[in-house]
Model confidence (mean pLDDT): 75 of 100. Fluoride riboswitch aptamer (crcB RNA motif) from Paenalicyclobacillus macrosporangiidus, 63 nucleotides, folded computationally. Taxonomically the source falls in Paenalicyclobacillus (Bacteria, Bacillati, Bacillota, Alicyclobacillaceae).
RNA sequence: AAUUCGAUAGGUGAUGGAGCUCACCGUUUACUUCCUGCAAAGGAUGAUGGCUCCUACGGAUAG
Numbered sequence: 001a002a003u004u005c006g007a008u009a010g011g012u013g014a015u016g017g018a019g020c021u022c023a024c025c026g027u028u029u030a031c032u033u034c035c036u037g038c039a040a041a042g043g044a045u046g047a048u049g050g051c052u053c054c055u056a057c058g059g060a061u062a063g
Base pairs, nucleotide, nucleotide: 010025011024012023013022016054017053018052019051020050021049033044034043035042036041
């Protein structure tokens, strides 16, 4: 380095992937953003629950 065999690896936390960590839930349960408003409608932040990296999108500057 390759191959074979066996074991382990639940779900969720407002839009993607990975690692670590925290919280919640135990099968229709956790979860499904906020503000104003009776409603209609209007407004605000963010790809994270938190941290780091990557990807997508937007803005600014420089080459």
Annotation: Rfam family: Fluoride riboswitch aptamer (crcB RNA motif). Its family is annotated with response to fluoride and positive regulation of gene expression in the Gene Ontology. The sequence is in RNAcentral, with records from Rfam and Ribocentre.